[in-house]
Context: one part of a larger RNA
């Protein structure tokens, strides 16, 4: 390069929007760029290859084909690709009417517990451990009980539940605001998928500035433990966890499975919707749709397993991957305020 491949072995960007490009539904007809096919012209000779000949053979020489993979012009063919053109409605979209949701953003506010603080009742212990000790505590703690102060966080409801591209979303209530499903019709008339570069989001930790600060706790203090303990275990405890506005852009960002469509035996749970029966009702039952589970046949698979939510049988388009270690390091670009990221 031609291959073979990415779930766990090397390998699927964290996710989305999309610009180029790649490839695209179904009917006419039209044209003839691709694409077949003829013809003419070139396509030097030498080489290379096939058959004769010459030097005793061979190399060498040398006649003669054939090829010289191409290109150009011309005639012609039209199934398929494309080009332009009319139509079309199965993809895609709008619209109209339900439905469901921790989907975003913001404003308000709720109780329940922690810790502090005031006061009342009480009096000696309270914490804590495998067993202690540090700590606290007669300046009155722990415990109770009444009052208040602030901060975070929403038991139970709660579920292989539900919404979201992901990251992730859970007290309540209004207000703004995105997406999804079903059903009946109507409308547009391939508007489509994929995405290189691009741009946006992106857990927690971290970083600027400025609030905040209840509990929890890196660092660090001190008590155990131990041969030693720079650790597990206790007592403290600041950053940090909160908010706001600006950064960083990482992950075991996992389904360790790229997005899209097609097609391919069923069982059983669950969520949300349609229709039908049935019941007085809670609700069951059949069917039909989108989701989230578990099994499984064929089928794949090194096995493990996956199995109509595919890892099976297939297109389309993107990343990636080529034995271990050095190393995701070193240099150089680029980004960033540093750490440090990418490549």
């Nucleotide at each position: 390069c031609u291959g073979g491949g990415c779930g766990u072995a090397a390998a699927g960007c964290g996710u989305g929007c999309g610009u180029a490009g790649g490839c695209g539904g179904a009917g006419c007809g039209u044209u003839a760029a691709g694409u077949c096919u003829g013809a003419u012209g070139u396509g030097a000779a030498a080489u290379c290859c096939c058959u004769g000949g010459g030097c005793u053979c061979a190399a060498c020489c040398u006649g003669g084909g054939a090829a010289c993979g191409g290109c150009a012009u011309u005639g012609g063919a039209u199934a398929c690709u494309g080009g332009a053109g009319c139509u079309c409605u199965a993809g895609a979209g709008u619209g109209u009417g339900g439905c469901a949701g921790a989907g975003g953003g913001u404003a308000g506010u709720g109780g329940a517990a922690u810790u502090c603080c005031c006061g009342g009742u009480g009096u000696a212990g309270c914490g804590g451990u495998g067993a202690a000790a540090u700590g606290c505590g007669u300046a009155g703690a722990u415990a109770u009980c009444g009052g208040g102060a602030g901060g975070a966080a929403c038991a139970c409801c709660a579920g292989u539940g539900g919404c979201g591209a992901a990251g992730g979303c859970g007290g309540c209530u209004g207000c703004c605001u995105g997406g999804g499903c079903c059903a009946a019709c109507a409308c547009u008339g391939a508007c489509g998928c994929u995405g290189a570069g691009g741009c946006a989001c992106g857990a927690a930790a971290g970083c600027g500035u400025g609030g905040g600060g209840a509990g929890c706790a890196a660092a660090c203090a001190g008590g155990a433990u131990u041969a030693g303990a720079u650790a597990c275990c206790c007592u403290g405890g600041u950053a940090g966890u909160c908010c706001a506005c600006g950064c960083c852009c990482u992950a075991a960002a996992c389904g360790a499975u790229g997005u899209c469509a097609a097609c391919u035996a069923g069982u059983u749970g669950u969520u949300c919707g349609g229709u039908g029966a049935g019941g007085a009702g809670a609700c069951u039952c059949a069917u039909u749709g989108a989701g989230u589970a578990a099994c499984g046949c064929a089928g794949c698979u090194a096995a493990c397993g996956c199995g109509u939510g595919a890892a099976g049988u297939u297109g389309a388009c993107c990343g990636c991957c080529u034995g271990g270690g050095g190393a995701g390091u070193a240099c150089g670009g680029c980004c960033g305020c540093a750490a440090g990221g990418u490549u």
Molecule: small-subunit ribosomal RNA, central domain
Organism: uncultured candidate division WWE3 bacterium